Predicted 3D model of a 543-nucleotide part of an RNA (small-subunit ribosomal RNA, 5' domain) from an uncultured prokaryote. Its mean pLDDT, the model's own confidence on a scale to 100, is 80. Its Rfam family is "Bacterial small subunit ribosomal RNA".
[in-house]
Context: one part of a larger RNA
RNA sequence: GAACGAACGUUAGCGGCGCGCUUAACACAUGCAAGUCGAACGAGAAAGGACGCCUUCGGGUGCCCCGGUAAAGUGGCGCACGGGUGAGUAACACGUGGGUAACUUACCCCCGGGCGGGGGAUAACGUACCGAAAGGAACGCUAAUACCGCAUAAGACCACGACCUGAAAUGGUUGAGGUCAAAGAGGGCCUCUUCAUGAAAGCUCUCACCUGGGGAUGGGUCCGCGGCCCAUCAGGUAGAUGGUGGGGUAAUGGCCUACCAUGCCUAAGACGGGUAGCUGGUCUGAGAGGAUGAUCAGCCACACUGGAACUGAGACACGGUCCAGACUCCUACGGGAGGCAGCAGUGGGGAAUCUUGCGCAAUGGGCGAAAGCCUGACGCAGCGACGCCGCGUGAGUGAUGAAGGCCCUAGGGUUGUAAAGCUCUGUGGAGGGGGACGAAUAAGCUAUGGUUAAUAGCUGUAGUGAUGACGGUACCUCUUUAGCAAGCACCGGCUAACUCUGUGCCAGCAGCCGCGGUAAGACAGAGGGUGCAAACGUUGUUC
Numbered sequence: 001g002a003a004c005g006a007a008c009g010u011u012a013g014c015g016g017c018g019c020g021c022u023u024a025a026c027a028c029a030u031g032c033a034a035g036u037c038g039a040a041c042g043a044g045a046a047a048g049g050a051c052g053c054c055u056u057c058g059g060g061u062g063c064c065c066c067g068g069u070a071a072a073g074u075g076g077c078g079c080a081c082g083g084g085u086g087a088g089u090a091a092c093a094c095g096u097g098g099g100u101a102a103c104u105u106a107c108c109c110c111c112g113g114g115c116g117g118g119g120g121a122u123a124a125c126g127u128a129c130c131g132a133a134a135g136g137a138a139c140g141c142u143a144a145u146a147c148c149g150c151a152u153a154a155g156a157c158c159a160c161g162a163c164c165u166g167a168a169a170u171g172g173u174u175g176a177g178g179u180c181a182a183a184g185a186g187g188g189c190c191u192c193u194u195c196a197u198g199a200a201a202g203c204u205c206u207c208a209c210c211u212g213g214g215g216a217u218g219g220g221u222c223c224g225c226g227g228c229c230c231a232u233c234a235g236g237u238a239g240a241u242g243g244u245g246g247g248g249u250a251a252u253g254g255c256c257u258a259c260c261a262u263g264c265c266u267a268a269g270a271c272g273g274g275u276a277g278c279u280g281g282u283c284u285g286a287g288a289g290g291a292u293g294a295u296c297a298g299c300c301a302c303a304c305u306g307g308a309a310c311u312g313a314g315a316c317a318c319g320g321u322c323c324a325g326a327c328u329c330c331u332a333c334g335g336g337a338g339g340c341a342g343c344a345g346u347g348g349g350g351a352a353u354c355u356u357g358c359g360c361a362a363u364g365g366g367c368g369a370a371a372g373c374c375u376g377a378c379g380c381a382g383c384g385a386c387g388c389c390g391c392g393u394g395a396g397u398g399a400u401g402a403a404g405g406c407c408c409u410a411g412g413g414u415u416g417u418a419a420a421g422c423u424c425u426g427u428g429g430a431g432g433g434g435g436a437c438g439a440a441u442a443a444g445c446u447a448u449g450g451u452u453a454a455u456a457g458c459u460g461u462a463g464u465g466a467u468g469a470c471g472g473u474a475c476c477u478c479u480u481u482a483g484c485a486a487g488c489a490c491c492g493g494c495u496a497a498c499u500c501u502g503u504g505c506c507a508g509c510a511g512c513c514g515c516g517g518u519a520a521g522a523c524a525g526a527g528g529g530u531g532c533a534a535a536c537g538u539u540g541u542u543c
Stems, first nucleotide, its partner, number of pairs: 001543004006539005013391006019384002021349001026347003030344003035077003040074002048066001049064001051062004084302003094226007103219002108215007116150001118148002125140003129136002155180004160175005184207006193200003228274003235265003240262008277299004281292004304325005327338004355381001357380003363377001364375004394424004404415004428484001429480006438470001444464008487532005492513003498527005508515002
């Protein structure tokens, strides 16, 4: 000199864009943060409507319908994403480059084939019961895209044989055996068949389902190289190193197990100890390098502590389950409930770090055919000079160089064009009026293309066509008055800036050198000056 997620002191007008628990991975009151689908399924309140009856004209009641609505249940998909934190980890965790002839991938896209015919349950519900609660349990009824057989098997898989490629077969082609599937829902129509106004077991479309191949995306796993300190850590290791058989996994492998052998790592630092999430980057520096890893982005790890598996395409799962532990809470004392390192917020710790806000309008995500619902992701607003940037606090003119202050050699000098005065302007502020961009499109409607028997339905394209939290905000315009808006540090040298008074080695200053003991440019005050400016200094840390 530069920098900072800073803090402290004095001061403080406005705006834009960012950033905001670095400490206790300490404990948490309260609310919200993951649901959705009735076009998978059974059942179905309350309110409402139509009709009938009664009516005191208020309404009541019955039945049917709407709406198959709310809450609950079965089932599907999601909950493994998104969001938080950095405790652990010196490791294939990360970065980079490769391998997988050792693997997997729900939803999505493309291509091929299929979707036949049956069965038994169960929740909800009803009846009765136990428990303070959490919850449990008996009997009975019922549905499905829930569950289970059967049929079919192009193909896949299993074991066997032949051929091809290749360094190597667990790869490809092929032969004959064995095993293995499926589910419906919704809309429309009468061309074909049957009944004959019209409908169906018919046709058609859409979505779903099963099976195979390919893709895309995501992941698993293995390897080369790279990036901390200590040798006052020198030897370490028994599943340890390798083999065979077996198990396990999507998959290789001591990953696990039985047996056999005795290996394996190490001064190019094993083993041990300390510290630490890694990277793109960030800061500094001419660079080389040094330091660092907030915000943003990629990867990893964790979710009260420790352990375990279940479900699933995917977890050994932050707002799932089980066990143990510590802590907190409820209890009828028998037993139960909980996990903010999600967003706000509270206590505590600390020098120190924000609102228990608004909205799904946009972007993105989940579910759904869609309307839509959910979304503390996100978009916004609030607080904080925490940072960067911009603007303002007036402009012009004005000398008898006024008054006052300070200094003085008493002549004057300086504050100083500074003020006053005169002429203007109106950014910011205040008041009035107008007022956004961000919105793309969805349903619907119109036109037209495709499918189809079809002008229906579905669908592509074009046009038209709702929706704004921010916000009456930004912005524009009118009015108003110089009126409401400047401080902080320093002035001995380094280092830009000097005098007076007070004090008298005292009080004090100080980054270093050093000032102060009666003329202090170094202390304190004043006048003056210098520097920066809505900030200025101090402290801390890095280069």